[in-house]
RNA sequence: GCGCACAUAGCCAAACCCGGUAAGGCAAUUGCCUGCAGAGCAAUCAUGUCCAGGUUCAAAUCCUGGUGUGCGCU
Numbered sequence: 001g002c003g004c005a006c007a008u009a010g011c012c013a014a015a016c017c018c019g020g021u022a023a024g025g026c027a028a029u030u031g032c033c034u035g036c037a038g039a040g041c042a043a044u045c046a047u048g049u050c051c052a053g054g055u056u057c058a059a060a061u062c063c064u065g066g067u068g069u070g071c072g073c074u
Base pairs, nucleotide, nucleotide: 001073002072003071004070005069006068007067010026011025012024020057028044029043030042031041032040050066051065052064053063054062
């Protein structure tokens, strides 16, 4: 230098192909429960899609450019 893959909440992660209310788990906080704690239950965190632009009634998803990480080629 070229090619490919990936980037979503504090952490993991689904939805992306085929555009239509952003799932779930862990952690944390509060309450219930308990002699205390743990477990369990409920609620909250939750205004979260790497950045910028474009297309569209509507973009995490499609298009363009960029950033970062990983792999491969030279």
Molecule: transfer RNA
Organism: Candidatus Nanoarchaeia archaeon